The RNA shown here (c-di-GMP-I riboswitch aptamer) has 87 nucleotides and comes from a soil metagenome. Its Rfam family is "c-di-GMP-I riboswitch aptamer". Gene Ontology term of the family: cyclic-di-GMP binding.
RNA sequence: GACAAAGGCAAACCCAACGAAAGUUGGGGGCGCAAAGCUUCGAGGCUAAGGCGCGGUUCGCCGCGCUAAGCCGGUCGAGCCGCCGAA
Repeated sequence: GACAAAGGCAAACCCAACGAAAGUUGGGGGCGCAAAGCUUCGAGGCUAAGGCGCGGUUCGCCGCGCUAAGCCGGUCGAGCCGCCGAA
């Protein structure tokens, strides 16, 4: 970062599986991406099983709030690696 070339990845959605969920994996699919390659180091966002608190209760449980060590690399920054070579 090109109305290049060779390629790459794969959104939504559908199916299956895993997970409490967020979400992940595989197959199909293709919105898009010059790092939409890798890594949770920083920020931000999502979920709340478990934990804590409160309320209700038929005392079995139910509801609400808070909470990440769970999740998001296709939220941004950062680090590392990588194809091509026009302006």